[in-house]
RNA sequence: CGAGUAGACCGAGCAGCCGCGGGUGCAGUUCCGAAAGGACGCAUGCGAGGAAAGUCCGAGCUCCACAGGGUAGGAUAACGGCUAACGGCCGCCGGGGGCGACCCUAGGGAAAGUGCAACAGAGAUAUACCGCCGCGCCCAGCGCGGCAAGGGUGGAAAGGCGAGGUAAGAGCUCACCAGCGCACGGGGAACCGUGCGGCUCUGCAAACCCUAUCCGGAGCAACACCGCGGAGGGACAGUAGCGCCGGCCCGGCGCGUCCCGGGGAGGUGGCAUUGAGCCGAGGCGGCAACGCCCGGCCAAGAUAGAUGGCUGUUCAAGACAGAACUCGGCUUAUAGGUCUGGUCGCAUU
RNA sequence: GCGGGUGUAGUUCAGCGGUAGAACACCAGCCUUCCAAGCUGGUUGUGUGGGUUCGACUCCCAUCACCCGCUCCA
Numbered sequence: 001c002g003a004g005u006a007g008a009c010c011g012a013g014c015a016g017c018c019g020c021g022g023g024u025g026c027a028g029u030u031c032c033g034a035a036a037g038g039a040c041g042c043a044u045g046c047g048a049g050g051a052a053a054g055u056c057c058g059a060g061c062u063c064c065a066c067a068g069g070g071u072a073g074g075a076u077a078a079c080g081g082c083u084a085a086c087g088g089c090c091g092c093c094g095g096g097g098g099c100g101a102c103c104c105u106a107g108g109g110a111a112a113g114u115g116c117a118a119c120a121g122a123g124a125u126a127u128a129c130c131g132c133c134g135c136g137c138c139c140a141g142c143g144c145g146g147c148a149a150g151g152g153u154g155g156a157a158a159g160g161c162g163a164g165g166u167a168a169g170a171g172c173u174c175a176c177c178a179g180c181g182c183a184c185g186g187g188g189a190a191c192c193g194u195g196c197g198g199c200u201c202u203g204c205a206a207a208c209c210c211u212a213u214c215c216g217g218a219g220c221a222a223c224a225c226c227g228c229g230g231a232g233g234g235a236c237a238g239u240a241g242c243g244c245c246g247g248c249c250c251g252g253c254g255c256g257u258c259c260c261g262g263g264g265a266g267g268u269g270g271c272a273u274u275g276a277g278c279c280g281a282g283g284c285g286g287c288a289a290c291g292c293c294c295g296g297c298c299a300a301g302a303u304a305g306a307u308g309g310c311u312g313u314u315c316a317a318g319a320c321a322g323a324a325c326u327c328g329g330c331u332u333a334u335a336g337g338u339c340u341g342g343u344c345g346c347a348u349u
Numbered sequence: 350g351c352g353g354g355u356g357u358a359g360u361u362c363a364g365c366g367g368u369a370g371a372a373c374a375c376c377a378g379c380c381u382u383c384c385a386a387g388c389u390g391g392u393u394g395u396g397u398g399g400g401u402u403c404g405a406c407u408c409c410c411a412u413c414a415c416c417c418g419c420u421c422c423a
């Protein structure tokens, strides 16, 4: 210098003017209100994000349900740790990829059972089509028997490869490799290494299933309080009056007064200064995730829903996108830019 | 805001591990003087991306679009 890799961060800056939504303080009596207080006024301070998104996990909070056990259903899946918890994160093991830095991995069980493997192929969990070898015969061939090394089909064909052996062959025997079991050694564990043994087992569980662990349900439109009115219910007065039950009498109902009224409209809280909170090139422990201590800080919050506009200037010319009960994660979208640690190649010293 | 569901041909629907179908529609031909009807033939696709598997519309993950519910008085 080039290529590639991992991680951290920013994501328009500055100045002026005008506006919008909350908070705090002050002044008062201009307006509303019985009052508390509110409106108006002035000052001051704050005001979207790394994802606020998807709502995919885990919690806080609230209400409902709840003796205990089992079943159904769902989720997760090597090992160790972190955490309030998690399906998240860190480390490590096994497998795969890359020369390397490094990256990917839904990674329990197929020797508990059931099921599936289309087409092709002789045969798909069991076989002999071509072929090789031996014997016989009516000998260009056919029949019987042996073999599974070679060909062919397929995603997959009874460990791979070489040597010995044989009529031809075959773990039939042997060396190496893969797998299984046992022993020893290392490691906290998954696991790794060495030796020995018999001789080998199809794939699929993101098919049913089995094993282990975990899980009560609903969600801030939860929930608590206040509650105009209406439906409805009760009590009193009872025929004085009016209306209705075809007319009249009796009787009944409504119009009257008072009380109750789950819940609905609406309002207040939940809800936003105290939390699993944020910041620190601070200290200690740990490889790390993270934990403990020290110092500092308080940081949007509505209910038709604020966070914007104009001017000037700088540059790389501004992407994805906008809170709605709150946190911890994951996933997805994202123009452009900054910084740091490794790796490989070339050149120079 | 919260909860739930569905995506298959132009339309309405089947299919749910083994070459994706039906009806209507559309196109071409036959028939007819012409049109319609009828007959014959054909075109049109699993919302998108990735994974598991020999093989995916089907199973799993992510994403996109659409629909429904959230009130025993409106």
Stems, first nucleotide, its partner, number of pairs: 001345003005341006012314007020047002023044004030039003049320001053331002056329005061219004073215005079091004093107001094105004108210002113208002115204003129151002131147007159177002162174003178200001180197007223269004229422001232260005241255005277297004282293004315318001350419007359373004367403001375391005396412005
Predicted 3D model of RNase P RNA and transfer RNA as a complex of 423 nucleotides. The coordinates come from a structure-prediction model, not an experiment, and the mean pLDDT is 77.